[in-house]
Context: one part of a larger RNA
RNA sequence: CUGGGCUUAAAGGGUGCGUAGGCGGUUUGGUAAGCAGGGUGUGAAAUCCCAUAGCUCAACUAUGGAAUUGCGCUCUGAACUGUCGGACUAGAGGGAUGUAGGGGUAACCGGAACUUGCGGUGGAGCGGUGAAAUGCUUUGAUAUCGCAAGGAACACCGAUGGCGUAGGCAGGUUACUGGGCAUUUUCUGACGCUGAGGCACGAAAGUCAGGGUAGCGAACGGAAUUAGAUACUCCGGUAGUCCUGACUGUAAACGCUGAGCACUUGGUCGAGGGGUACUCCAUAGCCCCUUGGUCGUAGAGAAAUUGAUAAGUGCUCCGCCUGGGGAGUAUGGUCGCAAGGCUGAAACUC
Numbered sequence: 001c002u003g004g005g006c007u008u009a010a011a012g013g014g015u016g017c018g019u020a021g022g023c024g025g026u027u028u029g030g031u032a033a034g035c036a037g038g039g040u041g042u043g044a045a046a047u048c049c050c051a052u053a054g055c056u057c058a059a060c061u062a063u064g065g066a067a068u069u070g071c072g073c074u075c076u077g078a079a080c081u082g083u084c085g086g087a088c089u090a091g092a093g094g095g096a097u098g099u100a101g102g103g104g105u106a107a108c109c110g111g112a113a114c115u116u117g118c119g120g121u122g123g124a125g126c127g128g129u130g131a132a133a134u135g136c137u138u139u140g141a142u143a144u145c146g147c148a149a150g151g152a153a154c155a156c157c158g159a160u161g162g163c164g165u166a167g168g169c170a171g172g173u174u175a176c177u178g179g180g181c182a183u184u185u186u187c188u189g190a191c192g193c194u195g196a197g198g199c200a201c202g203a204a205a206g207u208c209a210g211g212g213u214a215g216c217g218a219a220c221g222g223a224a225u226u227a228g229a230u231a232c233u234c235c236g237g238u239a240g241u242c243c244u245g246a247c248u249g250u251a252a253a254c255g256c257u258g259a260g261c262a263c264u265u266g267g268u269c270g271a272g273g274g275g276u277a278c279u280c281c282a283u284a285g286c287c288c289c290u291u292g293g294u295c296g297u298a299g300a301g302a303a304a305u306u307g308a309u310a311a312g313u314g315c316u317c318c319g320c321c322u323g324g325g326g327a328g329u330a331u332g333g334u335c336g337c338a339a340g341g342c343u344g345a346a347a348c349u350c
Stems, first nucleotide, its partner, number of pairs: 004321003007304002012318001014201004021194003025088007033081002035077008049065006091191001092188003095184005103177007110154001114150008125136002162169002206247006215241002220236004258317006266295011299306002323350003332343004
């Protein structure tokens, strides 16, 4: 390479947007590049293959044929692919009317709790643990009441629920703003799908500068435990956790399951929207679309399981895998302030 794979055995990129490229709906007319057929030129000889012939046979040799699957020229065909025109509306997008939502950004506001300070009451312990001690406390602690300040997080509602591409998003109000869904023959008319590079976003921790610091709390100090205890437990406590601006670019970034389209029995629970009969209204029921779960048919699967949200049946495009260790190491390159990230071997060994 061929072939086979990627939920759990090695293997889906953290997520999106998008360049090149690859792939692409219905219909009609042209064209003839691909494609198909005929003719013709060429495709050296030897070799290979076939048929004969010559050495007693064979190997070997000779003659003829076939083959040389290729390339060029020419004539023809027009289904499919391409290409150039015309048309369409089932894909895609826009408009209109509604609608649900912790989607995002900013500003302002709120109560509970906590800590600290001040004041009142009170008067000996409090705290902590398996038990203790370190610690706090007559300079009045703990407890309790009032006032003030501060920072961080938002109980109940709350859910198996909602929104977002992913990371993620939850007290309330307002402003600005993204996306979704349903209905609607209202418009455009294939404008689509995927996407190497690229660009953007990307939890926590970490970094830089400036603020902030109530609680918690790496490091660190102390008390215990223990043979020891660089731990688990306890008392303290710095960075950090918070805000603004900039960097980092990684996670079990997980559904360990890439994106898109189509098709393939069902039951049940939830969320959003629409339609519908009975005289009218409303609810339940029934039906349709979207969406989140669960149980299961066929099928798939090594099994566990999965099963219209597929891991079923197919197509398109991308990423990735190829025994374990060595090793996500070395080296080179590149990015970063650094920490480190990305790319990424081999010897050797089993």
Small-subunit ribosomal RNA, central domain from a Planctomycetaceae bacterium, 350 nucleotides, folded computationally. The sequence was found in a public genome assembly. The organism belongs to Planctomycetaceae, within Bacteria. Rfam family: Bacterial small subunit ribosomal RNA. The coordinates come from a structure-prediction model, not an experiment, and the mean pLDDT is 88.